């Protein structure tokens, strides 16, 4: 590389350097940016994946905390939408019916799912 598992609507920014882009990719929307983008550096912080400590428990878990350390992160839900499987609701078309209704579709919204991505731990 690949694969597996877990998480992804919470949280947390200043300075220096740099000098026009950035928000992963494609398309659309929207947003951030010369009152200074990306990148790099320093410091600080968040968080609790690894970890550390404590308690319970007793064989590998659960809970709490965050002193040291490894990553990560510090605009907006992973910024939003895209795919189509299901559920619910609403609107609507055709056929049927005296009407109610029934059958077959279409669209929208919400929720769940899939795909893609990010991060962690493990994996050859």
């Nucleotide at each position: 590389a690949u694969g597996u598992u877990a998480u992804c609507a919470a949280g947390a920014a200043a300075g220096g350097u740099g000098g026009a882009g950035g928000g992963a990719c494609u398309a659309g929307a929207c947003c951030c940016g010369c009152u200074g983008a990306a990148g790099c550096c320093u410091u600080a912080g968040c968080a609790a994946c690894c970890c550390u400590u404590u308690a319970u428990a007793u064989u590998c878990a659960u809970a709490a905390a965050g002193u040291a350390g490894g990553u990560g992160c510090u605009a907006a839900a992973u910024u939003c939408u895209a795919c189509u499987u299901g559920a619910u609701u609403u609107u609507u078309g055709a056929u049927u019916c005296a009407u109610u209704u029934a059958u077959c579709g279409a669209a929208a919204a919400u929720c769940a799912g899939a795909u893609a991505g990010a991060u962690a731990a493990c994996u050859a």